[in-house]
This record gives sequence, structure tokens and C1' cells, in this order.
RNA sequence: GGGCCGGUAGCUUAGCUGGGAGAGCACCCCGGUCGCAUCGGGGAGGUCGCGGGUUCAAACCCCGCCCGGUCCA
Repeated sequence: GGGCCGGUAGCUUAGCUGGGAGAGCACCCCGGUCGCAUCGGGGAGGUCGCGGGUUCAAACCCCGCCCGGUCCA
């Protein structure tokens, strides 16, 4: 330098075919317990890596760039 895969909540990640942004853990509150933990219920938390384009509408399609992994040279 080139090919491929990936970047979504604090962490691990789903989101297949463009229209609802989700789950688990962690955190907060309540229940529960003598108390703690387990367990049950509820809540907060997201510029979907960055910029641009297409579209009525983009995490998703197109272009460029950045970062990580892997392979080739």
C1' cells in the first nucleotide's frame, strides 16, 4: 500500500428486507429480608466512529476519512 470483517448505552452485543433504537450485566428506586445477597417490579442512560450524498424517511444504501482485528505484499 491492497483485500476482508468490525465500530450501536459504562461493558458485552442484537437489530436479516430503509420507517418501533433493543437485550444482558453494571447503576438508581421500590418490593422482599432482622440485615445483606439471590429473586420480582420500575427507572435513568445512545451525536448508532466522523463528514458528505441518495431518499418523504438512513444504524441499514453510496462516497471519502479515522480506529481495531485479520490476510496478502

The RNA shown here (transfer RNA) has 73 nucleotides and comes from a Candidatus Shapirobacteria bacterium. It was read from a public genome assembly. Rfam family: tRNA. By type it is a transfer RNA. Its mean pLDDT, the model's own confidence on a scale to 100, is 82.